[in-house]
Context: one part of a larger RNA
RNA sequence: CUGGGCGUAAAGCGCACGCAGGCGGCGUGAAUAGUUAGAGGUGAAAGCCCCGGGCUCAACCCGGGAAUAGCCUUUAAAACUUUCAUGCUAGAGUACUGGAGAGGGUAGUGGAAUUCCAAGUGUAGAGGUGAAAUUCGUAGAUAUUUGGAAGAACACCAGUGGCGAAGGCGGCUACCUGGACAGAUACUGACGCUGAGGUGCGAAAGCGUGGGGAGCGAACAGGAUUAGAUACCCUGGUAGUCCACGCCGUAAACGAUGAGUGCUAGUUGUCGGGAGGUUAGGCACUCGGUGACGCAGCUAACGCGUUAAGCACACCGCCUGGGGAGUACGGCCGCAAGGCUAAAACUC
Repeated sequence: CUGGGCGUAAAGCGCACGCAGGCGGCGUGAAUAGUUAGAGGUGAAAGCCCCGGGCUCAACCCGGGAAUAGCCUUUAAAACUUUCAUGCUAGAGUACUGGAGAGGGUAGUGGAAUUCCAAGUGUAGAGGUGAAAUUCGUAGAUAUUUGGAAGAACACCAGUGGCGAAGGCGGCUACCUGGACAGAUACUGACGCUGAGGUGCGAAAGCGUGGGGAGCGAACAGGAUUAGAUACCCUGGUAGUCCACGCCGUAAACGAUGAGUGCUAGUUGUCGGGAGGUUAGGCACUCGGUGACGCAGCUAACGCGUUAAGCACACCGCCUGGGGAGUACGGCCGCAAGGCUAAAACUC
């Protein structure tokens, strides 16, 4: 390379939007680029293959034939792909009505708890642990009562519950705003799927500037433990955690499972809708989500199983023995930390 693969063996980009590209629903008509068939030309010679011949044979040489991917011209066909024209509504979308939701942003606001401050009561302990000690306390702590301040997070509700593309989202109220779903019709008429590059979003930690700082708490200090203890436990405690703006761009960013469409038994729970019937009850049905089990099938097994890892199609990404190494070098990005891209020698 041809292939074979990507849940756990190597392998799905963290997620989305989307230019190019690839692929693309149901009819009718036309064209004939692909496609198919016929004819002609070309496809040098030598060589390979076949037949015959010449050197005593062979190698070698000579003659003839066959073969040749493909390319060009021309004639024809019209199923499929394609192109053009025209039409359709099953894909996609728009309009209408309705309900659900921690979806996002901004502003405001509430109570519990914690710490601190002031004051009252009150007296010798309090903390903490396996046990202790460091620590706090007669300058009145802990406890308790009242008042005040501050910051951060929102108990119960709460749920294999809901929403979001992913990261993620949880007190309450208002405003601004995205998406999905259901139901009936009406409309547009393939407007679609995927998506190299590109662009945006992207937990935590970290960085810059300015705020803020209650609790927690890397580092650090001390007390213990221990043979030691640069730890686990305890007492403190700075950055940070919070806010605004700007960077970073990573993760076991996981369902370790790319996104899309169609097809292929069921049973049962739950969330959001619809609608029929009823003896008003537990009944039969339907659309969308989210779970459990399970047939066929798949799988090395585990397991997956209409939310597929089944059966197919089209598109993208990725893998190709272990170590060296997600490293060096170079390039690009970054304030830095570092990120992205990404080898080889050598070795087993």

The part of an RNA shown here (small-subunit ribosomal RNA, central domain) has 348 nucleotides and comes from an uncultured prokaryote. Its mean pLDDT, the model's own confidence on a scale to 100, is 88. Its Rfam family is "Bacterial small subunit ribosomal RNA". Rfam links the family to the GO terms structural constituent of ribosome and ribosome.